[in-house]
RNA sequence: CGGGGUAUAGCUCAGCCUGGUAGAGCGUCUGCUUCGGGAGCAGAAGGUCGCACGUUCGAAUCGUGUUACCCCGACCA
Numbered sequence: 001c002g003g004g005g006u007a008u009a010g011c012u013c014a015g016c017c018u019g020g021u022a023g024a025g026c027g028u029c030u031g032c033u034u035c036g037g038g039a040g041c042a043g044a045a046g047g048u049c050g051c052a053c054g055u056u057c058g059a060a061u062c063g064u065g066u067u068a069c070c071c072c073g074a075c076c077a
Base pairs, nucleotide, nucleotide: 001073002072003071004070005069006068007067010026011025012024013023020057028044029043030042031041032040050066051065052064053063054062
């Protein structure tokens, strides 16, 4: 320098191909239960989907650019 992959809740990830209200598990908080804890049950909070722009009535999803990390190749030595 070229090519490919990944980026979504505190953590691990799904959803993308085929645009249409942003989800699951774990964790956290509150309540019930318990002498207390754990377990169980019920409920709640938590994300402008890496960033910017574009297309569209509508973008996590499509296009362009860009950042970080990983892999392959090339170059130098």